[in-house]
RNA sequence: AUAAAAGUCGCCUAGGGUUCCGCCAUCUGACGAUGGGCCUGGUCCGAGAGGUGGCGCAUGAAGUUUAUUCAUGACACGGAAGGAUAAAAGCCUGGGAGAA
Numbered sequence: 001a002u003a004a005a006a007g008u009c010g011c012c013u014a015g016g017g018u019u020c021c022g023c024c025a026u027c028u029g030a031c032g033a034u035g036g037g038c039c040u041g042g043u044c045c046g047a048g049a050g051g052u053g054g055c056g057c058a059u060g061a062a063g064u065u066u067a068u069u070c071a072u073g074a075c076a077c078g079g080a081a082g083g084a085u086a087a088a089a090g091c092c093u094g095g096g097a098g099a100a
Stems, first nucleotide, its partner, number of pairs: 007055006015045002020042002022039001023036005057073006075095001077098001081093003
C1' cells in the first nucleotide's frame, strides 16, 4: 500500500422502545381524562459480522455450445459520538474510526 457483487429486495428472529391497542394505577355517576414500558403482550422498528427466500453478479461444469441447468462464493474483533422516527435498538453513519 492492498481489490472485491462483501450487490439488491422481501419474510422472519435475537434485540428494541412506547405513537396506537391492550394492561396497571388514580380520578369520574358514566363517557372518559391523566400517569405508568423498572407492563408479559398485539401493532411498530429491527441486524455487514443471525436465519431464510427472490432477483442479479463472478467462476467452474454439463449442454443441441443457443436456450437452460447444476455447483461454489470463504472470512468478519470493534468503540465513543451523532442521526432518524412516537421512541429506542445488533436501525443509519458503518465490513466506518480503531484493533488484529